Predicted 3D model of a 74-nucleotide RNA (transfer RNA) from an Acidimicrobiales bacterium. The coordinates come from a structure-prediction model, not an experiment, and the mean pLDDT is 81. The sequence is in RNAcentral, with records from ENA and MGnify.

Parts: sequence; structure tokens; C1' cells
RNA sequence: GGGGCUAUAGCUCAGCUGGUUAGAGCGCAGCACUGAUAAUGCUGAGGUCAGAGGUUCAAGUCCUCUUAGCCCCA
Repeated sequence: GGGGCUAUAGCUCAGCUGGUUAGAGCGCAGCACUGAUAAUGCUGAGGUCAGAGGUUCAAGUCCUCUUAGCCCCA
């Protein structure tokens, strides 16, 4: 220098062929239970979907550029 993959909650990830409200597990907070913990159950908080622009009635999802990480080629 060329090509590919990945980027979604604190962490690990799902999100299908674009569709109406963005989810799970773990973690965190509260409550129940207990003599008290743990475990278990219930409830809750927590997101600029890496950044910018475009397409569309509608974008986490499609297109372009940029950034970061990983891999391949030279």
C1' cells in the first nucleotide's frame, strides 16, 4: 500500500428479508425469603446502536467516508 472481518447496556453477546416500544445472560440497586449470609424468586436502573453523511414513509439493519481493533496478501 491492497483486501476482509468486527464495533449494540459496566462485561459477553443476540437482534432474521429495513417495520412500528432495542433485548438476553452475567454484573449493579431495591424488595421478598433467612437469626444472618449464600442460593432462589420478583421488581428496577442502565444505550448518542463507534463518528459523520446519504437512501427511504421508516435505518442497529442498506450505501459512502472516517476512526479503532483483529486477520490475510504484498
It matches the Rfam family "tRNA".